[in-house]
RNA sequence: ACUAUAGGUAGAGGCGCAUUUCUCAAAACUAACAUCGGGGAGAGCCGCAGGGGGUUCAAAGAAACGAUGCGAAAGGGAGAACUGCCGAAGGAACAGUAUCCUGUCACUUGUUUCCUGGUUGUAAUUCGAAUAGUAUUGCAACUGUCAUCAGCAAUUUGAUGGAGCGCUAUCAGUUCA
Numbered sequence: 001a002c003u004a005u006a007g008g009u010a011g012a013g014g015c016g017c018a019u020u021u022c023u024c025a026a027a028a029c030u031a032a033c034a035u036c037g038g039g040g041a042g043a044g045c046c047g048c049a050g051g052g053g054g055u056u057c058a059a060a061g062a063a064a065c066g067a068u069g070c071g072a073a074a075g076g077g078a079g080a081a082c083u084g085c086c087g088a089a090g091g092a093a094c095a096g097u098a099u100c101c102u103g104u105c106a107c108u109u110g111u112u113u114c115c116u117g118g119u120u121g122u123a124a125u126u127c128g129a130a131u132a133g134u135a136u137u138g139c140a141a142c143u144g145u146c147a148u149c150a151g152c153a154a155u156u157u158g159a160u161g162g163a164g165c166g167c168u169a170u171c172a173g174u175u176c177a
Stems, first nucleotide, its partner, number of pairs: 001174003007171005014086001016085003020081005033069005042057005047105001048103004089116005094110003117143009127133001145162007
């Protein structure tokens, strides 16, 4: 100086990341259910939409709508604790899954490709019951790290730039002096 199983091991950034559990608020005087009214033929399920098909209820009275009674939960959020960690993790694209077919949607999966060092604020759009918050993009600030340059009373200040396949320490291997 180099390292392609991007060699092994141990670490750092900080309102650091993620799962799980518990509590709380809200969701909500909501949905569903029951009775009555109303009305007179449709309604529900098979993720969503369309086509097709199947199945359940319904003139012993379906749906919309109204009143009364009863009355949740999921997703998301705040706090706390445990655990695993520092590409932690997250996002986008693509592909696949689930069905009879199609699809720009949703869920889920991935030895794939690309992006993001971390946090915060803000604007637009998006998801959301929501003024809580999520996601993407742009801008701004703070902060960590390395490189270059300049300076210094200090081994620290400032400027510019890069990215985690990074950075620090150490070991092993190879090569050179």
The RNA shown here (Lysine riboswitch aptamer) has 177 nucleotides and comes from a Clostridiaceae bacterium. Of the family's consensus pairs, 98% are formed in the model. The prediction has a mean pLDDT of 77. Taxonomically the source falls in Clostridiaceae (Bacteria, Bacillati, Bacillota, Eubacteriales).